The RNA shown here (transfer RNA) has 72 nucleotides and comes from a Patescibacteria group bacterium. The coordinates come from a structure-prediction model, not an experiment, and the mean pLDDT is 83. Lineage of the source: Bacteria > Bacteria candidate phyla. Its Rfam family is "tRNA". It is annotated as a transfer RNA. Its family is annotated with triplet codon-amino acid adaptor activity in the Gene Ontology.
């Protein structure tokens, strides 16, 4: 130096144009004599960044960056 996949809640990760979702993990409650497990209920996201397409982009094209892997 090419090439591939990947970036979404603290953490693993779904979602691939039409109002962001699940475990887990953090708060609160029920329950107990008390603690853990349990069971119900909340709060938490400029969808890496930037542009273009779109009536509308986390979802699709292009870069930038940053992680991983190939190949030289």
């Nucleotide at each position: 130096g090419c090439c591939g996949c990947c970036g979404u809640a603290g953490c693993u990760c779904a979602g691939g144009g039409g109002u962001a979702g699940a475990g887990c993990a953090c708060c609160g409650c029920u329950a107990u004599g008390g603690u853990a497990a349990a069971g119900c209920g909340g709060g938490g996201g400029u969808c890496a960044c930037g542009a273009g397409u779109u009536c509308a982009a986390u979802u699709c094209u292009c870069g930038u960056c940053g992680g991983c892997g190939g190949c030289u």